[in-house]
RNA sequence: CGCCGAGUCACCCUGACGGAAAUCGGGUGGGCGGGGGAACCAAGCAUUUGGGGCGAAUGCGGCGGUAAUCCGUCGCUAGCGGCAACGGCCGAAUUUGGCCGGCUGCGAGCCCGUCAGCUAACCCCGUAGGCGCAAGAGAGAGG
Numbered sequence: 001c002g003c004c005g006a007g008u009c010a011c012c013c014u015g016a017c018g019g020a021a022a023u024c025g026g027g028u029g030g031g032c033g034g035g036g037g038a039a040c041c042a043a044g045c046a047u048u049u050g051g052g053g054c055g056a057a058u059g060c061g062g063c064g065g066u067a068a069u070c071c072g073u074c075g076c077u078a079g080c081g082g083c084a085a086c087g088g089c090c091g092a093a094u095u096u097g098g099c100c101g102g103c104u105g106c107g108a109g110c111c112c113g114u115c116a117g118c119u120a121a122c123c124c125c126g127u128a129g130g131c132g133c134a135a136g137a138g139a140g141a142g143g
Stems, first nucleotide, its partner, number of pairs: 001132004008030006015024002031127006041117001050115001051112004059076007079106005086101005
């Protein structure tokens, strides 16, 4: 300077550190995101084959190991993202934006705890984490 994502902004604190600022921590709000929760509707079904939530992250096969469960690995896939490399189209539009082609990446993980359809009022919760490019500084290893 950008990307994924809801994950940002403001104010306050005789909190931490400090001379201060900045930063960190905590709190209160705005914004954004998620869950619970009537009537009507839906469901005449459901209740261990438990059920449900966040998320794009579902599903189908091959091979190997194992007595099996299961584990590892490979291929594809519903679906999701990127292109500040490329080509084309739309728009007044070079920037920003959208679409198509092409290229490319992901296709995980976690939570509730026997319980939840939708759902106004109302109630509750989150506001993380990770990555890329360029430049600069320092340290280390090797020669």

This is a predicted structure of a 143-nucleotide RNA (c-di-AMP riboswitch aptamer (ydaO/yuaA leader)) from a soil metagenome. RNAcentral holds the sequence, with entries from MGnify. Rfam family: c-di-AMP riboswitch aptamer (ydaO/yuaA leader). Its family is annotated with cyclic-di-AMP binding and regulation of gene expression in the Gene Ontology.